[in-house]
Molecule: transfer RNA
Organism: uncultured Eubacteriales bacterium
RNA sequence: GCCGGCGUGGCGGAAUUGGCAGACGCGCGGGAUUCAAAAUCCCGUGAUAGUGAUAUCGUGUGGGUUCGACCCCCACCGCCGGCA
Repeated sequence: GCCGGCGUGGCGGAAUUGGCAGACGCGCGGGAUUCAAAAUCCCGUGAUAGUGAUAUCGUGUGGGUUCGACCCCCACCGCCGGCA
């Protein structure tokens, strides 16, 4: 240099036919249980604003297509693999 794959909450990792984003697990917060703890069980847990109902934003970054994009297209950044 060329080709291919990947990038999603604090972490791992789903969602691809373009149509409810964040399932599930870990972690964290609260509670139950216990003399106390561990283990187990229950509830909650993206961000911002709001007392709240709710609203807006959010899939590496920036654009584009579309009524609608994590998903399709273009450029760039990073990581992994292959070829030279």